[in-house]
RNA sequence: GAGGAGCAGAUGGUCGCUCUUGUAUUUACUUACCGGAGAGGAAAGUCCGGACACCUCAGGACAGGAUGCUCUGUAACGCAGAGGCGCCGCAAGGCGAUGGAAAGUGCAACAGAGAGAAGUCUGCCGAUGGUCUUGUUGAAGACACAGGCGAUGGUGAAACGGUGUGGUAAGAGCACACCAGACUUCAUAGUAAUAUGGAGUGCUUUGUAAACCCCAUCCGGUGCAAGACCGAAUAGGAGGGGAGAGUUGUCCUGCUCGUUUGACCCUCGGGUGGGUCGCAUAGAUAGAUGACCAUCCAAAACAGAAUCCGGCUUACGCUCCUC
RNA sequence: GGGGCCGUAGUCUAGCCUGGAUAAGGCACCAGCCUCCGGAGUUGGGUAUCCCCGGUUCAAAUCCGGGCGGUCCCGCCA
Numbered sequence: 001g002a003g004g005a006g007c008a009g010a011u012g013g014u015c016g017c018u019c020u021u022g023u024a025u026u027u028a029c030u031u032a033c034c035g036g037a038g039a040g041g042a043a044a045g046u047c048c049g050g051a052c053a054c055c056u057c058a059g060g061a062c063a064g065g066a067u068g069c070u071c072u073g074u075a076a077c078g079c080a081g082a083g084g085c086g087c088c089g090c091a092a093g094g095c096g097a098u099g100g101a102a103a104g105u106g107c108a109a110c111a112g113a114g115a116g117a118a119g120u121c122u123g124c125c126g127a128u129g130g131u132c133u134u135g136u137u138g139a140a141g142a143c144a145c146a147g148g149c150g151a152u153g154g155u156g157a158a159a160c161g162g163u164g165u166g167g168u169a170a171g172a173g174c175a176c177a178c179c180a181g182a183c184u185u186c187a188u189a190g191u192a193a194u195a196u197g198g199a200g201u202g203c204u205u206u207g208u209a210a211a212c213c214c215c216a217u218c219c220g221g222u223g224c225a226a227g228a229c230c231g232a233a234u235a236g237g238a239g240g241g242g243a244g245a246g247u248u249g250u251c252c253u254g255c256u257c258g259u260u261u262g263a264c265c266c267u268c269g270g271g272u273g274g275g276u277c278g279c280a281u282a283g284a285u286a287g288a289u290g291a292c293c294a295u296c297c298a299a300a301a302c303a304g305a306a307u308c309c310g311g312c313u314u315a316c317g318c319u320c321c322u323c
Numbered sequence: 324g325g326g327g328c329c330g331u332a333g334u335c336u337a338g339c340c341u342g343g344a345u346a347a348g349g350c351a352c353c354a355g356c357c358u359c360c361g362g363a364g365u366u367g368g369g370u371a372u373c374c375c376c377g378g379u380u381c382a383a384a385u386c387c388g389g390g391c392g393g394u395c396c397c398g399c400c401a
Base pairs, nucleotide, nucleotide: 001323002322003321004320005319006318007317009296010295011294012293013292014291015290017038018037019036020035022033023032024031040302044313045312047311048310049309050308051307052223053222054221055220064219065218066217067216068215069083070082071081072080073079084098085096086095087094088093099214100213104212105211106208107207108206121153123149124148125147128146129145130143131142132141133140134139161179162178163177164176165175166174180204181203182201183200184199185198186197187196188195189194227277228276229275230274237268238267239266240265241264248262249261252258324397325396326395327394328393329392330391333350334349335348336347343381352368353367354366355365356364374390375389376388377387378386
């Protein structure tokens, strides 16, 4: 340097805190006593997956989101284990959002001639065609005009197989040999991913999907402030009474009578303040788990549960083992 | 406890979705001119590790992951 495991102070004393069995006590979990239990590896971030609860509930699709090599584990996962492949490291080992760019679309600034299919700036050639010159003819030469080339130089992150030989006017997988890769196919090993080998095709196909997208698999929403129950005073709501005599407000009508509706009484129901449960073999509802002293060489890091579990990530002290 | 949004000069905003190299604008600030001096006016100037770390990519303020900080919201009935 690499990998893994463990601990998170112990014992004793004094004073306290939360919950609680028991006993006694009290109007009353009110008080007292004796016992018992009392934070973490991350309780954190709330990043994933579930349990649980309610909403919606006829089933499905679209949209949207997540994941992405293979096998196995799991209640489930984006987690874990093992393996494959790629990259890094001398090594022990580590890292990887590791399907598809040969389905389609988009983008590739600046520079550069040309940036996604082509392209002549520097260049090579001028076989073929053209013009000119020479020559008796066959032909030869010049120009670099048409044109051919994609080799050379240069630009760029990237110019699209590499080396050599042949070939050609010059060149080029144009042809051949070797090397690298791709595709098709066969065999062997393996559950598979994949690996190795044979044969064939000159096929050479830029990058980007943490761009849109395609393919496969999964996902209904909300989140314990979910939700369930008990339930004042007061104010609303609904129903009933309002007989006889009398009082009063209001409406119909200025007055009277009458009537309506209240005031009044009874009943019912919903909610609020509040309380209980949900809620836990730590566990409350303003939230307990602490402080001091002594000894153990030293007691130091990160850090404090709030419905509960399984993971991940982040923060962090010490010890041990293996390589 | 549970959710959402944001972070760019001193300050307020744009750019981010759709990546392109000098990150744009207003106010403020600084310097010069003008003036006896100041203000106003005018000319010029950017002082920014785009909150931090890592990744994808030729290339990141922008896309992705992690962290830090700030801010907003929440139940029932009427």
This is a predicted complex of two RNAs, RNase P RNA and transfer RNA, with 401 nucleotides together.
It holds a member of the Rfam family "Bacterial RNase P class A". From the family's description: Ribonuclease P (RNase P) is a ubiquitous endoribonuclease, found in archaea, bacteria and eukarya as well as chloroplasts and mitochondria. Its best characterised activity is the generation of mature 5'-ends of tRNAs by cleaving the 5'-leader elements of precursor-tRNAs. Cellular RNase Ps are ribonucleoproteins. RNA from bacterial RNase Ps retains its catalytic activity in the absence of the protein subunit, i.e. it is a ribozyme. Isolated eukaryotic and archaeal RNase P RNA has not been shown to retain its catalytic function, but is still essential for the catalytic activity of the holoenzyme. Although the archaeal and eukaryotic holoenzyme s have a much greater protein content than the bacterial ones, the RNA cores from all the three lineages are homologous -- helices corresponding to P1, P2, P3, P4, and P10/11 are common to all cellular RNase P RNAs. Yet, there is considerable sequence variation, particularly among the eukaryotic RNAs. Identified in Yersinia as Ysr151/RnpB.
Model confidence (mean pLDDT): 77 of 100.